Model confidence (mean pLDDT): 83 of 100. This is a predicted structure of a 542-nucleotide part of an RNA (small-subunit ribosomal RNA, 5' domain) from a metagenome. The full RNA is in RNAcentral, with records from SILVA.
[in-house]
Context: one part of a larger RNA
RNA sequence: GAACUAACGCUAGCGGCGUGCCUAACACAUGCAAGUCGUACGAGAAAGUUCGCUUCGGUGAAUGAGUAAAGUGGCGCACGGGUGAGUAACGCGUGGAUAAUCUGCCCUUCAGUGAGGGAUAACUCCGCGAAAGCGGAGCUAAUACCUUAUGAUACUUGUCGGCUUUGGCCGGUCAGUCAAAGAUGGCCUAUCGAAGAAGCUGUCGCUGAUGGAUGAGUCCGCGUACCAUUAGCUUGUUGGUGGGGUAAUGGCCUACCAAGGCUGCGAUGGUUAGCUGGUCUGAGAGGACGACCAGCCACACUGGAACUGAGACACGGUCCAGACUCCUACGGGAGGCAGCAGUGAGGAAUUUUGCGCAAUGGGGGAAACCCUGACGCAGCAACGCCGCGUGAGUGAGGAAGGUCUUCGGAUCGUAAAGCUCUGUCAGGUGGGAAGAAACCUAUCGAGGUUAAUAGCUUCGGUAAUUGACGGUACCACCAGAGGAAGCACCGGCAAACUCCGUGCCAGCAGCCGCGGUAAUACGGGGGGUGCAAGCGUUGUUC
Numbered sequence: 001g002a003a004c005u006a007a008c009g010c011u012a013g014c015g016g017c018g019u020g021c022c023u024a025a026c027a028c029a030u031g032c033a034a035g036u037c038g039u040a041c042g043a044g045a046a047a048g049u050u051c052g053c054u055u056c057g058g059u060g061a062a063u064g065a066g067u068a069a070a071g072u073g074g075c076g077c078a079c080g081g082g083u084g085a086g087u088a089a090c091g092c093g094u095g096g097a098u099a100a101u102c103u104g105c106c107c108u109u110c111a112g113u114g115a116g117g118g119a120u121a122a123c124u125c126c127g128c129g130a131a132a133g134c135g136g137a138g139c140u141a142a143u144a145c146c147u148u149a150u151g152a153u154a155c156u157u158g159u160c161g162g163c164u165u166u167g168g169c170c171g172g173u174c175a176g177u178c179a180a181a182g183a184u185g186g187c188c189u190a191u192c193g194a195a196g197a198a199g200c201u202g203u204c205g206c207u208g209a210u211g212g213a214u215g216a217g218u219c220c221g222c223g224u225a226c227c228a229u230u231a232g233c234u235u236g237u238u239g240g241u242g243g244g245g246u247a248a249u250g251g252c253c254u255a256c257c258a259a260g261g262c263u264g265c266g267a268u269g270g271u272u273a274g275c276u277g278g279u280c281u282g283a284g285a286g287g288a289c290g291a292c293c294a295g296c297c298a299c300a301c302u303g304g305a306a307c308u309g310a311g312a313c314a315c316g317g318u319c320c321a322g323a324c325u326c327c328u329a330c331g332g333g334a335g336g337c338a339g340c341a342g343u344g345a346g347g348a349a350u351u352u353u354g355c356g357c358a359a360u361g362g363g364g365g366a367a368a369c370c371c372u373g374a375c376g377c378a379g380c381a382a383c384g385c386c387g388c389g390u391g392a393g394u395g396a397g398g399a400a401g402g403u404c405u406u407c408g409g410a411u412c413g414u415a416a417a418g419c420u421c422u423g424u425c426a427g428g429u430g431g432g433a434a435g436a437a438a439c440c441u442a443u444c445g446a447g448g449u450u451a452a453u454a455g456c457u458u459c460g461g462u463a464a465u466u467g468a469c470g471g472u473a474c475c476a477c478c479a480g481a482g483g484a485a486g487c488a489c490c491g492g493c494a495a496a497c498u499c500c501g502u503g504c505c506a507g508c509a510g511c512c513g514c515g516g517u518a519a520u521a522c523g524g525g526g527g528g529u530g531c532a533a534g535c536g537u538u539g540u541u542c
Stems, first nucleotide, its partner, number of pairs: 001542004006538005013388006019381002021346001026344003030341003035075003040072002048063006082299003091224008101216002106212002109209005114148004123138006154177003158173006182204006225271003232262003237259008274296004278289004301322005324335004352378001354377003360374001361372004391421004401412004425483001427478003431475002441463009486531005491512003497526005507514002
């Protein structure tokens, strides 16, 4: 000099864009942060409205309504969000391997979706319990569950051919094995009529398979802090064979066999630490760092474990153990903010228990739509960067006043006053007023599908609607210099000097050093210098 997730002191007008627990991975009151689907399924209210009856108290039906809240089932909850405790490691970075692998939803292509069955929740009844909740009996449905049929290019065994660095891969062939679920719109119709079934057709599904995309698993080369005042370490240890296990290789596990394996190119042990893109600094080489944003990893009160699932060994799931907190009728139960706010504690120190799903993105749904503390916004904080303002011109009797003085004057100083203007920002008026809106819905036209001028769908046109921020940005008008400057320094380094007070005292100080009676170094005044809504100090890095 530069930088900071900074803090402290003094000061403080406005705006834009960012940033905001570095400490206790300490403990947490309260609310919210993951739901959705009635076009999978059974059952199914109430208010209100209308109509009928009425002894005017009510009562019945329809509608409300396939609506609400529970239940079965599906998908999601493995994403998104947080934190950095652990980890010196294939964790990360980079480049490869997978002939050793998996991949829900999505896209492509092919084939199929036949027949049947038994339950169970909800519900009703009974019982236990303070509660959390639990048990028994009975009833019922499904895209829930089960049996069966068919089935290949799938899988398995054998066999043949080709290929490969091993395991194996590719192709042919014989045999064996494995599947499914329906929902809904339209047309048509036995019929007096309507609804429904069958049929035709559309859409969404379901099953098996191919290829893709995406995501993930595993392995390897190289790189990745300090200590040798850590020199030896290792028995599933190193390798083999058989077996098990996994989606998959492998001591991953197991039995047996061999006795190996690592190490001065630093094993083992210890200390510290999430890694990276990057950030800061520096002419560079380098050094230091890893807040915000982005990628990867790890963790979710502490330790352990599996279940479900395409995916977890699962932050707002389950089970066990532990510590802690809470409830209890003392028998037993409930909980996990390192999600967003917020509280206490710790600390030099870090914000609102705000608004909205309007946009972007995500989950569910055919869709309308619902959910979303992701996100978009607003609030607080000069915490940072950037921008603007605190007025402009003129004005010498160089006013008054202050300070200094050699008493002549000098200086503050065109500074002020006065005169002439301007109107940024703040203020007032509430006058005008965006962009962010695309979708969706209705309707019309054209194309596609189709037996079809239904329906559905694509494109285009038209109409109406949708904004948290917010009547915000911005514009206009009104008034009027009015409301807006401080902080540090002035001995040298280092820009800036005098007077008074003090008298090795009080004090200053980054270093050198000042102060003991003429202190440009202490304290105050005047003056000056530097930065400026900031200025200094402290801490840290280069």